This is a predicted structure of a 71-nucleotide RNA (transfer RNA) from a Candidatus Doudnabacteria bacterium. Lineage of the source: Bacteria > Bacteria candidate phyla > Candidatus Doudnaibacteriota. The coordinates come from a structure-prediction model, not an experiment, and the mean pLDDT is 84. Rfam family: tRNA. Gene Ontology term of the family: triplet codon-amino acid adaptor activity.
RNA sequence: GGGCUCGUAGUAAAAUGGUAUUACGCGGCAUUCGCAUUGCUGAGGUAGGGGUUCGAUUCCCCUCGAGUCCA
Numbered sequence: 001g002g003g004c005u006c007g008u009a010g011u012a013a014a015a016u017g018g019u020a021u022u023a024c025g026c027g028g029c030a031u032u033c034g035c036a037u038u039g040c041u042g043a044g045g046u047a048g049g050g051g052u053u054c055g056a057u058u059c060c061c062c063u064c065g066a067g068u069c070c071a
Base pairs, nucleotide, nucleotide: 001070002069003068004067005066006065007064010024011023012022013021018054026042027041028040029039030038047063048062049061050060051059
C1' cells in the first nucleotide's frame, strides 16, 4: 500500500427497513436481627459524517478505530 471481517449500555452478545432486546454489572424497594440469596422496579446504548427511503442498527459512500490475510 491492497483484500476481507467487524464497531450496539460498564462488560459479553441479539435485532426480516417499522416501539433497539437479553445476561451479568449498577441504583432503589421488598424479603432478613444483619449479610448473602431471591423477587420487583429504574437509569444507561447503535464509532463520526453524508446519501437512498414515508421510515436506516440494518442498504450505499467517505472518515476514524480494531482484528486478519497478501505484498